[in-house]
RNA sequence: GUUUGAUCCUGGCUCAGGACGAACGCUGGCGGCGUGCUUAACACAUGCAAGUCGAGCGAGGCCCUCCUUUCGGGGGGGUGCCCUAGCGGCGAACGGGUGAGUAACACGUGGGCAACCUGCCUCUAGCACUGGGAUAACUCCGGGAAACCGGGGCUAAUACCGGAUAUGACCUUCGAGGGCAUCCUUGUUGGUGUAAAGGACUCUGGCUAGAGAUGGGCCCGCGGCCUAUCAGCUUGUUGGUGGGGUAAUGGCCUACCAAGGCGACGACGGGUAGCCGGCCUGAGAGGGCGACCGGCCACACUGGGACUGAGACACGGCCCAGACUCCUACGGGAGGCAGCAGUGGGGAAUAUUGCACAAUGGGCGGAAGCCUGAUGCAGCGACGCCGCGUGGGGGAUGAAGGCCUUCGGGUUGUAAACCUCUUUCAGCAGGGACGAAGCGCAAGUGACGGUACCUGCAGAAGAAGCACCGGCCAACUCCGUGCCAGCAGCCGCGGUAAUACGGAGGGGGCUAGCGUUAUUCGGAAUUACUGGGCGUAAAGCGCACGUAGGCGGAUCGGAAAGUUGGGGGUGAAAUCCCAGGGCUCAACCCUGGAACUGCCUUCAAAACUCCCGGUCUUGAGGUCGAGAGAGGUGAGUGGAAUUCCGAGUGUAGAGGUGAAAUUCGUAGAUAUUCGGAGGAACACCAGUGGCGAAGGCGGCUCACUGGCUCGAUACUGACGCUGAGGUGCGAAAGCGUGGGGAGCAAACAGGAUUAGAUACCCUGGUAGUCCACGCCGUAAACGAUGAAUGCCAGUCGUCGGGUAGCAUGCUAUUCGGUGACACACCUAACGGAUUAAGCAUUCCGCCUGGGGAGUACGGCCGCAAGGUUAAAACUCAAAGGAAUUGACGGGGGCCCGCACAAGCGGUGGAGCAUGUGGUUUAAUUCGAAGCAACGCGCAGAACCUUACCAACCCUUGACAUGGCAGUGACCGUUCCAGAGAUGGUCCUUUCUCGUAAGAGACACUGCACACAGGUGCUGCAUGGCUGUCGUCAGCUCGUGUCGUGAGAUGUUCGGUUAAGUCCGGCAACGAGCGCAACCCACGUCCUUAGUUGCCAGCAUUCAGUUGGGCACUCUAGGGAAACUGCCGGUGAUAAGCCGGAGGAAGGUGUGGAUGACGUCAAGUCCUCAUGGCCCUUACGGGUUGGGCUACACACGUGCUACAAUGGUAGUGACAAUGGGUUAAUCCCAAAAAGCUAUCUCAGUUCGGAUUGGGGUCUGCAACUCGACCCCAUGAAGUCGGAAUCGCUAGUAAUCGCGUAACAGCAUGACGCGGUGAAUACGUUCCCGGGCCUUGUACACACCGCCCGUCACACCAUGGGAAUUGGUUCUACCCGAAGGUGGUGCGCCAACCAGCAAUGGAGGCAGCCAACCACGGUAGGAUCAGUGACUGGGGUGAAGUCGUAACAAGGUAACC
Repeated sequence: GUUUGAUCCUGGCUCAGGACGAACGCUGGCGGCGUGCUUAACACAUGCAAGUCGAGCGAGGCCCUCCUUUCGGGGGGGUGCCCUAGCGGCGAACGGGUGAGUAACACGUGGGCAACCUGCCUCUAGCACUGGGAUAACUCCGGGAAACCGGGGCUAAUACCGGAUAUGACCUUCGAGGGCAUCCUUGUUGGUGUAAAGGACUCUGGCUAGAGAUGGGCCCGCGGCCUAUCAGCUUGUUGGUGGGGUAAUGGCCUACCAAGGCGACGACGGGUAGCCGGCCUGAGAGGGCGACCGGCCACACUGGGACUGAGACACGGCCCAGACUCCUACGGGAGGCAGCAGUGGGGAAUAUUGCACAAUGGGCGGAAGCCUGAUGCAGCGACGCCGCGUGGGGGAUGAAGGCCUUCGGGUUGUAAACCUCUUUCAGCAGGGACGAAGCGCAAGUGACGGUACCUGCAGAAGAAGCACCGGCCAACUCCGUGCCAGCAGCCGCGGUAAUACGGAGGGGGCUAGCGUUAUUCGGAAUUACUGGGCGUAAAGCGCACGUAGGCGGAUCGGAAAGUUGGGGGUGAAAUCCCAGGGCUCAACCCUGGAACUGCCUUCAAAACUCCCGGUCUUGAGGUCGAGAGAGGUGAGUGGAAUUCCGAGUGUAGAGGUGAAAUUCGUAGAUAUUCGGAGGAACACCAGUGGCGAAGGCGGCUCACUGGCUCGAUACUGACGCUGAGGUGCGAAAGCGUGGGGAGCAAACAGGAUUAGAUACCCUGGUAGUCCACGCCGUAAACGAUGAAUGCCAGUCGUCGGGUAGCAUGCUAUUCGGUGACACACCUAACGGAUUAAGCAUUCCGCCUGGGGAGUACGGCCGCAAGGUUAAAACUCAAAGGAAUUGACGGGGGCCCGCACAAGCGGUGGAGCAUGUGGUUUAAUUCGAAGCAACGCGCAGAACCUUACCAACCCUUGACAUGGCAGUGACCGUUCCAGAGAUGGUCCUUUCUCGUAAGAGACACUGCACACAGGUGCUGCAUGGCUGUCGUCAGCUCGUGUCGUGAGAUGUUCGGUUAAGUCCGGCAACGAGCGCAACCCACGUCCUUAGUUGCCAGCAUUCAGUUGGGCACUCUAGGGAAACUGCCGGUGAUAAGCCGGAGGAAGGUGUGGAUGACGUCAAGUCCUCAUGGCCCUUACGGGUUGGGCUACACACGUGCUACAAUGGUAGUGACAAUGGGUUAAUCCCAAAAAGCUAUCUCAGUUCGGAUUGGGGUCUGCAACUCGACCCCAUGAAGUCGGAAUCGCUAGUAAUCGCGUAACAGCAUGACGCGGUGAAUACGUUCCCGGGCCUUGUACACACCGCCCGUCACACCAUGGGAAUUGGUUCUACCCGAAGGUGGUGCGCCAACCAGCAAUGGAGGCAGCCAACCACGGUAGGAUCAGUGACUGGGGUGAAGUCGUAACAAGGUAACC
């Protein structure tokens, strides 16, 4: 940051920080210091990595020298060591690599060895006498391809062997001292057995013994991984004795004996893993890691084994087995880079087949020295850390270019250019180290390296990129794209105006790097020790008893395990930290200090906890006396009711429902009376009453029995609390066996309902419900609240007991239960509140995002059903709790409206008019679409209009502005072609100034370009205007108050009103937009003014025509009047309501205008305006003709009718609005009704459609396609189904008149007057609306949300016949090499005996035996892979079927 319309909480996901042996992308100037196969402990070509000693030995070669020579050579000596293999010595067990194995005394830490070894080194004491026999090399012979081997012969030693000597060692006799013990030290007696030389000398070496140092071996305490879906493991196992073995203890091995040993404080098994100092992170506690450096361990192709040696079971040794590779003459042989380089392979990925022993260190040697891929250096890699540079200063006309723009400008930007300065680094040239000490008589000795460093030289010269810019998160504009392409860490962007994609300009960030990815710590108090929770968010086991364990009252004493303090040892170095120092600084390095929070040991203290001992009574228990109760079990018993059976009465229905039907009934039901049978349940009492641990318990009586409360108490003396495992109880349903069965009633059947109805409703009905015995062990088993103890305001009920007030009422008080309200306090809120969810303590259980899933597998339990324990893959960014505002409800209450009702007249049926849909058409232009489109835009389509179609034309255009050129007009007029536009032609024809060249104005024409033009698209980009809810009474704000907050209050409530109108009350007080009023018209009166108006009176006339007058009418200006003002009643004394008076008018007088906040992305781009997009010889413009007027049909709105309340004919007043240029004259202008006559109930003297003929008018023109008149024709239609509309008074109905637009065209629209009703009991219902309240899983707001099957696609997973591989166990077979044991026919130099032969001692080979690696057979366990088929799960676009849930969700929901 992200769940919501908004809020608070819970809770997950995600981000910002640090780190890295890293990798990848883009980019890359220099240097220093570090660092570099994390994967295949995969396989390795080639070279090197362990040799050295001639002062141990024999021999050979080279060289020098002497003698000899047949010049081929032969012999002797020497020394240099120059070389070589061999014998011999030391080293090769170090150094170097790797982390496979190992969960272990392997490692860390601290101890122990009275149970041990130790080459080379140091010190001390002593010794070194005397003999002997061999054998490599060499030579000869033989075998073999080779590796190599065999035989004969010769020879030496610091090689090997015999004897002597013996301090000491070992065995042994007898003592002394010491120790916790096994035992140790020491004196003494007797016995056993071991030595090497080299060299002239010094010197070196050897042997014995003791001591030291160093290095190692063994043992022990403690510490550090996961898993209990691993719960039991073990036979050399545990111990003992004897023996063997080892340097040494020990079942280490062996024989015998005993039967032990380990384990819930996690044995055994499985998985994973080298351990540590430390490294990373973190405030810390912790968490993660174990590269480099250092310590330890383990390993060296895999497995086994020993030999040699001081040391190995041995990386560059041996033997055997196995796999692999190589050589081979096929007979046999050779090999082991997890040393340094390097190669292949694997992999995202990790370097040179370098130089040197100069330094440090190691081996050998007396030494020189030799060896040393240890090491020192260099090379490669931005892999990391650190440092430096890519220039510094000035420079405004704010250049050009880019980008943006409101076109003014802004920005890039002092940035550049330009002027001036500097030269680090790189480059070139010159100089040029420290590291060097040792050794050696001296001379001399540097890989790095001509490197670092110093000096000089030239020139800004050679040196900048990367990711980001929607929020988190610093940084914004344009263009392109158009749910496409793409982005994305989370939320999310993209469907034509994208700060989110791609590019550009600009900007913020870091910088030789910058981003991305992986991993890890942090944030995450999101495993909570520090530091969380569990009523409703995830979370209290259904309840109890109780084992282990944990915890535990008061007081005294002892001891000192925990605890606290002081001392000692150790805690390697490096690292971290502090101080100082060295590289120019830093990184890096050096020196010193501190620290290493730990372990061991010693001394001391005694408050608290533990332990031991004593005492106490308050916790707990006991005793005695009372008490209440549906507590439990068994036996018995009672009445009411249902049903059934029998009998009686009785007759046609009963029953059931919303309405019905199935069903029962004339074979007699239902109803009613009596009798009987049987089972189950116990009305009233009955109560947030009682009892019980919970589940649960209800007629009455008896028996047995558990617990509880109160009162008293002189008893016990902490005996207590909790409780993992364990054990028991545990509703309903279900299961087993046997009974029972009245009613009710899953399943099932039938009847209804319905689109369907496997349901709801009805009629039946079986398990079951009941009893006995035995299982099951789960529930929304709930107070959704574990048990126990203490403490913390109250008030009012109720149940049981006690006490006091003289007390059956009553009051007060106390103990124990059970409720309501409420303070502090707690809580996210709701709420809880002495029966806590408050404040504390103890113990147990449980939780850690939603889904998958309480599922799979495994184990345990069960007869089964199933229960219990209990995951993962995968998937989502939420899922949730409480409260708020709305909206909605087939929720509730109150109220209003021509909403219903009561009435009047219509529509829907007919004909016609008109609009729409549909169809048709070249076109039938376009829009409007429930109410709120449809006689609407259109206040008027023959052309025009006109936007549509066909044909023919124009292209700067019909219209605007600008440039250049030409002409002088334009207008008007004649004629020709053409359908016309148009083209051609005839006549006629400018103005102003002027220096007379021309210039200007105006008009036309031509040219080219900017542009014009568009009724083309988008009303979902917009303005404006309009409709609608609705003339409904609402919609809000400020301050205050309440609430953590969204919000609430006000605006709710009681009255009242047409009204949120007013009154009263109230944590509200006020205010605004609405209501009302103010405005207009009409109704009464007054006043002013009388012309074109009027005429009472006076004249006059055909006529208010004229004189006169202005009273009246009227006109048009101004004013008055009505306010519940007055009276009575009612109401609360209010607001108001009802009635009355007066008045022209009475409670808003009537009608209009006036339309709050907002809703519908409502309508309109075709009134107008306008962003964007599109067309530009066309989507623009012109003309003629056609179309918008079509016609099987459907709908809306109207007109005229169906007739007598009428038609026809005649007669006939009075109007009003309005128009005509004008206030009234005049004209339009006939009003219709009314009255009289006639018609007499018929398709008519009703009705007038349609059609034929004839005319009139308008107009350029009535064919498509006008209106009217006359004659003739005379259709449907006899009052209209379902349904539906308007209207409450001068209204409906009915009658005509006028006007606008218009050449002409009305049944339409807008107005005007004439005549002039009926009805309203009332608010149950339909529709719409307002207020309050309630529920909600809705907020795009019920046209909402949402569930499951099925179908399709994909994904992971369970089962699965079988199959493949790994690990492991058991039994058996085989049994290499090897050591051990036995034997030792065969063989043998040293010693002994012997004259010898030979024998002996001793040894070797061989053989035998047990052990044992590999291998084999059989069986089991376990893990993983594949798997036909199959199960559910998840996710997907607008699929199918229904409608389960959310409102009373339409049958309340849920377990």

Predicted 3D model of a 1455-nucleotide RNA (small-subunit ribosomal RNA) from an uncultured bacterium. The coordinates come from a structure-prediction model, not an experiment, and the mean pLDDT is 83. Its Rfam family is "Bacterial small subunit ribosomal RNA". Rfam links the family to the GO terms ribosome and structural constituent of ribosome. The sequence is in RNAcentral, with records from ENA.